c-di-GMP-I riboswitch aptamer from a soil metagenome, 87 nucleotides, folded computationally. The prediction has a mean pLDDT of 87.
RNA sequence: GAUAAAGGCAAAACCGGAGCAAUCCGGUGACGCAAAGCCACGGGUCCGUCGAAGCAUUCAGCUAAGGCGGAUAGCCGGGUUUCCGAA
Numbered sequence: 001g002a003u004a005a006a007g008g009c010a011a012a013a014c015c016g017g018a019g020c021a022a023u024c025c026g027g028u029g030a031c032g033c034a035a036a037g038c039c040a041c042g043g044g045u046c047c048g049u050c051g052a053a054g055c056a057u058u059c060a061g062c063u064a065a066g067g068c069g070g071a072u073a074g075c076c077g078g079g080u081u082u083c084c085g086a087a
Stems, first nucleotide, its partner, number of pairs: 001084001008033002013028006031074001037080003041077003044072007053063003
C1' cells in the first nucleotide's frame, strides 16, 4: 500500500461438540480483513464468583465500589513474525 501478481484468513447464520457463562473447537458459509498471523503487557468491553456503601423493608428485593478467576487479538494501543514491491 496498487483496479498489480501469487495466495491467505473467515463475520453473521445453520449443524455437531465443550463450558455455569462470556466464549471456544470442527463442518457448511463469506460480512469483511495488508497482518482479520501469533502474544492478555496497558486500556476498554463481556462472563462467573465474593462483596463495602446506598435505596427499600410485611415477605421479598433493587442498585453497586472494589477483590479474585475467566473471555475477547475481527475493540484500541503495544510486542513479535511474515508474501509482493508500483506510486
RNAcentral holds the sequence, with entries from MGnify. Rfam family: c-di-GMP-I riboswitch aptamer. From the family's description: GEMM was predicted in a large-scale screen for bacterial structured RNA regulatory elements. Of the family's consensus pairs, 95% are formed in the model.